[in-house]
RNA sequence: GGGGUCGUAGUUCAGCGGGGAGAACGCCUGCUUCGCAUGCAGGAGGGCGCCGGUUCGAAUCCGGUCGACUCCA
Numbered sequence: 001g002g003g004g005u006c007g008u009a010g011u012u013c014a015g016c017g018g019g020g021a022g023a024a025c026g027c028c029u030g031c032u033u034c035g036c037a038u039g040c041a042g043g044a045g046g047g048c049g050c051c052g053g054u055u056c057g058a059a060u061c062c063g064g065u066c067g068a069c070u071c072c073a
Stems, first nucleotide, its partner, number of pairs: 001072007010025004019056001027043005049065005
């Protein structure tokens, strides 16, 4: 220098044949308990690495760019 894969809640990930942003764990509140744990109910938290484009509409498609891993040179 070139190719490939991946960047989504605090963490691990799903969602990628365009239209509802989700799960588990974690966190907070309440109930349960003498108290804790467990269990049950509820809640907060991300607009999807960044910029631009296409589209009525983009996490999903296209281009650029940054980062991680990897292959080639």

Transfer RNA from a Candidatus Omnitrophota bacterium, 73 nucleotides, folded computationally. The source organism's lineage runs through Bacteria, Pseudomonadati and Candidatus Omnitrophota.